[in-house]
RNA sequence: GGGCUCGUAGCUCAGUGGCUAGAGCGCUCGGUUCACAUCCGAGAGGCCCCUGGUUCGAUCCCAGGCGAGCCCA
Numbered sequence: 001g002g003g004c005u006c007g008u009a010g011c012u013c014a015g016u017g018g019c020u021a022g023a024g025c026g027c028u029c030g031g032u033u034c035a036c037a038u039c040c041g042a043g044a045g046g047c048c049c050c051u052g053g054u055u056c057g058a059u060c061c062c063a064g065g066c067g068a069g070c071c072c073a
Stems, first nucleotide, its partner, number of pairs: 001072007010025004018056001027043005049065005
């Protein structure tokens, strides 16, 4: 320098052009227990990497940028 994949909650990841963006783990509160763990219930936490474009409407499609991983030279 070229190619491919990826970027969504604290972590690991789903998701699809339109309901309020979801799950598991973690965290907080409550129940249960003598207590802890387990288990049960409830809750907080996100402007979906950035900018622009397409569209009535973008986390999703397109372009550029930034970052991460892999491969080639």
Transfer RNA from a Patescibacteria group bacterium, 73 nucleotides, folded computationally. It matches the Rfam family "tRNA". The family's RNA type in Rfam is transfer RNA. It was read from a public genome assembly.